[in-house]
RNA sequence: CCAGACGGCCGGAUGGCCGCCUCCCGGCAACGGAGCGAUCCGCCGGGGGGAGGAAAGUCCGGGCUCCACGGAAACGACGGUGCCGGGUAACGCCCGGCGGGGGCGACCCCAGGGAAAGUGCCACAGAAAGCAAACCGCCCGCGCGCCUUCGUGGGUCCGCGGGCAAGGGUGAAAGGGUGCGGUAAGAGCGCACCGCGCUCCCGGCGACGGGAGCGGCACGGCAAACCCCACCGGGAGCAAGACCAAAUAGGGGCGGCAUGUCCUCGGACAGGCGGGUUUCCGCGCUGCCGCCCGGGUCGGUCGCGCGAGGCGCCCGGCAACGGGCGUCCCAGAUGAAUGGCCAUCCCCUGCUCCGGCAGGGACAGAACCCGGCUUACAGGUUGUCUGGCAAU
RNA sequence: GCCGGAGUAGCUCAGGGGUAGAGCGGCUGAUUCGUAAUCAGUAGGUCGGAGGUUCGAAUCCUCUCUCCGGCACCA
Numbered sequence: 001c002c003a004g005a006c007g008g009c010c011g012g013a014u015g016g017c018c019g020c021c022u023c024c025c026g027g028c029a030a031c032g033g034a035g036c037g038a039u040c041c042g043c044c045g046g047g048g049g050g051a052g053g054a055a056a057g058u059c060c061g062g063g064c065u066c067c068a069c070g071g072a073a074a075c076g077a078c079g080g081u082g083c084c085g086g087g088u089a090a091c092g093c094c095c096g097g098c099g100g101g102g103g104c105g106a107c108c109c110c111a112g113g114g115a116a117a118g119u120g121c122c123a124c125a126g127a128a129a130g131c132a133a134a135c136c137g138c139c140c141g142c143g144c145g146c147c148u149u150c151g152u153g154g155g156u157c158c159g160c161g162g163g164c165a166a167g168g169g170u171g172a173a174a175g176g177g178u179g180c181g182g183u184a185a186g187a188g189c190g191c192a193c194c195g196c197g198c199u200c201c202c203g204g205c206g207a208c209g210g211g212a213g214c215g216g217c218a219c220g221g222c223a224a225a226c227c228c229c230a231c232c233g234g235g236a237g238c239a240a241g242a243c244c245a246a247a248u249a250g251g252g253g254c255g256g257c258a259u260g261u262c263c264u265c266g267g268a269c270a271g272g273c274g275g276g277u278u279u280c281c282g283c284g285c286u287g288c289c290g291c292c293c294g295g296g297u298c299g300g301u302c303g304c305g306c307g308a309g310g311c312g313c314c315c316g317g318c319a320a321c322g323g324g325c326g327u328c329c330c331a332g333a334u335g336a337a338u339g340g341c342c343a344u345c346c347c348c349u350g351c352u353c354c355g356g357c358a359g360g361g362a363c364a365g366a367a368c369c370c371g372g373c374u375u376a377c378a379g380g381u382u383g384u385c386u387g388g389c390a391a392u
Numbered sequence: 393g394c395c396g397g398a399g400u401a402g403c404u405c406a407g408g409g410g411u412a413g414a415g416c417g418g419c420u421g422a423u424u425c426g427u428a429a430u431c432a433g434u435a436g437g438u439c440g441g442a443g444g445u446u447c448g449a450a451u452c453c454u455c456u457c458u459c460c461g462g463c464a465c466c467a
Stems, first nucleotide, its partner, number of pairs: 001388010012345007020050008031042004052363001056374002059372005064237004078233005083097005098112001099110004113228002118226002120222003135168002137164007145156004176194006195217001196215008241302004251293007259270005271286004275281002309328008346361006393463007402416004410447001418434005440456005
């Protein structure tokens, strides 16, 4: 210098002017409103703060609130997680390891328990797909022909009976692999190495690693199929939940007035409206005015900003993280503030008479809060490391 | 803000690991003087997108995009 790997940080800067939301302090001298008033609100003056690394998706874990159950727990159903150790309030997150795979390497990827408990599936093709099996093929024997030979013999077509699984072919996958021996041909049939399984020893907290011996191979794949094992989880969510509370309608109570008949003067029956199993009923309610009571609705207040909090230093730890000390207070809206303009600078794009001119500023925006994950993102900056080339 | 559901042919929907289907619609032909109906034939699919598991994915898993629905309080 080129190519690359893994992290960290920023994500327009500065100044001026005018606005918006919220909190605090001061003021009622003026204006508007409430109140008998003190005073409060609008208002006036001053000051503090005012979007994010993802505020997003709502995929996990918590706080908080209500509901359910109630000694704690366990079991069952359902859902989730899944190598080992650690971190954490907790997690499906993070850190450090182990094993497998990829890369020359820095480094990256893995839903990474169990298929010698059970059930299920493995389409098409293929002889055979899980009990193993034999299409072509290889080999042996017998029979009938044919060719050749003087003959024995040899070769060959077909049929029958056996042996084999080396080779071919099918398939994603065909019952260990390679080599040597062996055999009629073959085959863990025998042997060596590798793989696999079992037992023992050593190292490690552990996942696991190393070694020795034995076994001739039994045990194909799929659990992001059911399932088994271990562990975790009660449900819903701030539109949770709590409080204040208008008009109208409706409910309850009290008082007054009010239709017909009867009587023991308060009821019964009738009448009306409604309901049902409808010639009926052990059914419910009755009109008007005034006062009072409680619930809900409209609306409003709280929940709601001091928190697993930010920053700095020191200590422990490989790290995630933990501990100590100091310091700071840092958005709380509710049709919903966080903005606009100007100047200088910084980037990007286009044009250019190289002086400049014009346009633009990534993804996106709180809504109860916090810890993660995932997804989107123009551009800039920085650290460590790897490979190559050149020079010294 | 929170919670749930659905994306398959032009439309409405099946299919839930093994060659993507039905009805309506479209096109061509027959029938008719012509049209409709009817009959015969035929075309049309990145199964919303990306990645993964598997020999194999519309189907199983993860992420993502679009669309739809519900929500206060009392009884």